Annotation:
This is a predicted structure of a 364-nucleotide RNA (Bacterial RNase P class A) from a soil metagenome.
[in-house]
RNA sequence: GCAGGACAAAUGAUCGCCGCUUUGCCCCUGGCAAAGGGGAGGAAAGUCCGGGCUCCGCAGGACAGGGUGCUGGGUAACACCCAGUCCUGGCAACAGGAAGGAAAGUGCCACAGAAAGCAAACCGCCCCGAUUCUUUAACCGGGGUAAGGGUGAAACGGCGAGGUAAGAGCUCACCAGUCCCGUCGGUGACGGCGGGAGCUUGGCAAACCCCACCCGGAGCAAGACCAAAUAGGGGAGCGUCAGAGGGUGGUCCGCCCGAGUUCCCGGGUAGGUCGCUUGAGACCGGUGGCAACACCGGGACUAGAUGAAUGAUCAUUGUCCUCCGUUUCAUGCGGAGGGAACAGAACCCGGCUUAUGGCCUGCU
Numbered sequence: 001g002c003a004g005g006a007c008a009a010a011u012g013a014u015c016g017c018c019g020c021u022u023u024g025c026c027c028c029u030g031g032c033a034a035a036g037g038g039g040a041g042g043a044a045a046g047u048c049c050g051g052g053c054u055c056c057g058c059a060g061g062a063c064a065g066g067g068u069g070c071u072g073g074g075u076a077a078c079a080c081c082c083a084g085u086c087c088u089g090g091c092a093a094c095a096g097g098a099a100g101g102a103a104a105g106u107g108c109c110a111c112a113g114a115a116a117g118c119a120a121a122c123c124g125c126c127c128c129g130a131u132u133c134u135u136u137a138a139c140c141g142g143g144g145u146a147a148g149g150g151u152g153a154a155a156c157g158g159c160g161a162g163g164u165a166a167g168a169g170c171u172c173a174c175c176a177g178u179c180c181c182g183u184c185g186g187u188g189a190c191g192g193c194g195g196g197a198g199c200u201u202g203g204c205a206a207a208c209c210c211c212a213c214c215c216g217g218a219g220c221a222a223g224a225c226c227a228a229a230u231a232g233g234g235g236a237g238c239g240u241c242a243g244a245g246g247g248u249g250g251u252c253c254g255c256c257c258g259a260g261u262u263c264c265c266g267g268g269u270a271g272g273u274c275g276c277u278u279g280a281g282a283c284c285g286g287u288g289g290c291a292a293c294a295c296c297g298g299g300a301c302u303a304g305a306u307g308a309a310u311g312a313u314c315a316u317u318g319u320c321c322u323c324c325g326u327u328u329c330a331u332g333c334g335g336a337g338g339g340a341a342c343a344g345a346a347c348c349c350g351g352c353u354u355a356u357g358g359c360c361u362g363c364u
Base pairs, nucleotide, nucleotide: 001363002362003361004360005359007357009317010316011315012314013313014312015311017039018038020036021035022034023033024032025031026030041342045353046352048351049350050349051348052347053219054218055217056216065215066214067213068212069211070084071083072082073081074080085099086097087096088095089094100210101209105208106207107204108203109202122149123148124145125144126143127142128141129140131138132137157175158174160172161171162170176200177199178197179196180195181194182193183192184191185190223274224273225272226271233265234264235263236262237261238260245257246256247255248254283298284297285296286295287294288293319339320338321337322336323335324334325333326332
């Protein structure tokens, strides 16, 4: 320097907090007490992907919209994982890659530069004509030229020879690339070898777009059940001055108030219960596979809160750091002091990403 693994202090005591079980007591849909047993993570986090589960929607198909994009495999599924290919970075161990199409079409390419895309003539080089008449020169005009200079991240293969007025794949050899053909290896991405075509075609698709494949929506505040008071709804009975009902009062009469009142039904709210934790689970062993993973067998498993518990203190031991003493090749031993991170479940899983302490192993 690179890659990987496991851990997330241990034991005891005291005082608490949240569930569960048993027993006892009480004013028994419950409360209290005692005993026993259990009580956060590797990321519980971000909520970024994928699924289970629940409700809603749905004949089938298409469009829109979103996602993915080398190959083979794994998986419930994935944007994840494993094994590879190619490219890039590194001396290396190893790491990274949103890795289809730019020759379907559209668009963009800062600055500089003459020109940035069916290329382009600024300087230079060459030819022709006119003028000067310094005639192998200067200057003007027309044309050719991408070989040289210059600009740029990028200027339409490189290099040599032929060729030419000067030049140019214009032609040829070699090299590089692209495409095509054959052959060998590989399931495949692709690779090796041989041959052919002057074919030489800039970049950007995490720009629009094209191609291929995938995707219904909302989420445990899902959803199911029980269900008070008050208000309102429906039905039935009694009653509205011939007065139901209420007040006063031990009761009746009386007196006073008086248009509602009694029962039932159903919906919703507060509140409560379920969903709720045993699972596409983990661990150990075996078999298959390079591996991810699959199959078989085994024993075990106890957070489930909801204004939300899982904590605090002390002691001992372990671990790390610093200092001192002693000793030694390294180091070990003894003593004193100090530190221990990131972080807190909320329906449950598989991933990714981010945060974080020390330890161990292998490799360069």
It matches the Rfam family "Bacterial RNase P class A". By type it is a ribozyme. Of the family's consensus pairs, 94% are formed in the model. The coordinates come from a structure-prediction model, not an experiment, and the mean pLDDT is 76.